A computed fold for a 79-nucleotide RNA from a Pseudomonadota bacterium, annotated as c-di-GMP-I-GGC riboswitch aptamer. It was read from a public genome assembly, where an Rfam model found it. Its mean pLDDT, the model's own confidence on a scale to 100, is 86.
RNA sequence: CCCGAUAAUGGCAAACCCAAAGUAAUUUGGGGACGCAAAGCCACGGAUCCCAAGUGUAGGGAUGGCCGGGUUACCGAAG
Numbered sequence: 001c002c003c004g005a006u007a008a009u010g011g012c013a014a015a016c017c018c019a020a021a022g023u024a025a026u027u028u029g030g031g032g033a034c035g036c037a038a039a040g041c042c043a044c045g046g047a048u049c050c051c052a053a054g055u056g057u058a059g060g061g062a063u064g065g066c067c068g069g070g071u072u073a074c075c076g077a078a079g
Stems, first nucleotide, its partner, number of pairs: 002079001003076002011036002016031006034065001040071003044068003047063005
């Protein structure tokens, strides 16, 4: 450095419920845990979703817990 344990310290928080924001997708806070070795961060590529447009080209937004990529990081078994 790669790697990821019947190890240790911890961390995050799906669905659902309540409140708020948003046309919406969805987001934020609280509760709650399905899970996660990056489920930390970044919309760069793809994919999906929403809005508007109107069947022509194309625009704006969302999803990082859809996939890939970039970047930073705790621990130290086997290899």